[in-house]
RNA sequence: GGAAGACUGUCAGCGCCUGGACCUACGGGUUAACGAGGAGAACGGUGAUCGAAAGAUUCGGCGGAUGCCGUUCCGGUCCGCGGCGGGUCGUAAGAGGAGGAGCAAAGAGCAGAAUCAACACUGUAUGAGAGGCCCCCUUUUCGCCGUAG
Numbered sequence: 001g002g003a004a005g006a007c008u009g010u011c012a013g014c015g016c017c018u019g020g021a022c023c024u025a026c027g028g029g030u031u032a033a034c035g036a037g038g039a040g041a042a043c044g045g046u047g048a049u050c051g052a053a054a055g056a057u058u059c060g061g062c063g064g065a066u067g068c069c070g071u072u073c074c075g076g077u078c079c080g081c082g083g084c085g086g087g088u089c090g091u092a093a094g095a096g097g098a099g100g101a102g103c104a105a106a107g108a109g110c111a112g113a114a115u116c117a118a119c120a121c122u123g124u125a126u127g128a129g130a131g132g133c134c135c136c137c138u139u140u141u142c143g144c145c146g147u148a149g
Base pairs, nucleotide, nucleotide: 014063015062016061017060019059020031021030022029023028034051035050036049040073041072042071043070044069045068046067074090075089076088077087078086080147081146082145083144084143085142094139095138096137097136099134100133109124110123111122112121
């Protein structure tokens, strides 16, 4: 360096690097988004939520992606039940709004360990928003056919 097998982990703000930046012993190495949240299935389109930090490169590029939109299917819900249709949503399975509880990592600080060095690592205190949850208010909760009491 190659091949095969086994085990473990990961499957996504995730992977990659021909540029840039940083370090170097000149061989090369490092960086390239900090976490939170997010999946009924297929196909197509788009190329993706939230805040933190910084105010410099979290630059630039490629690929992908649980987001969003459309169609179909599956499922919940809306009539006591069933079928068809329609509305709305996605298993915690209507929509909108007010309030509340709870919740992060990085960075900068301190301490530790390590490297030639950059970077990365460990501990510590500080420290979000969205979604979801709790509660309250407003609003929606249908049509036809069949049928039990």
GlmS glucosamine-6-phosphate activated ribozyme aptamer, 149 nucleotides, folded computationally.
The prediction has a mean pLDDT of 76.
The sequence was found by an Rfam model in a public genome assembly.
Rfam family: glmS glucosamine-6-phosphate activated ribozyme aptamer. The literature on the family includes a 2006 paper in Biochemistry by Hampel and Tinsley, "Evidence for preorganization of the glmS ribozyme ligand binding pocket". Rfam's curators write: This entry contains a glucosamine-6-phosphate activated ribozyme that is found in the mRNA for GlmS. GlmS is an enzyme that uses fructose-6-phosphate and glutamine to generate glucosamine-6-phosphate. Rfam links the family to the GO terms catalytic activity and regulation of gene expression.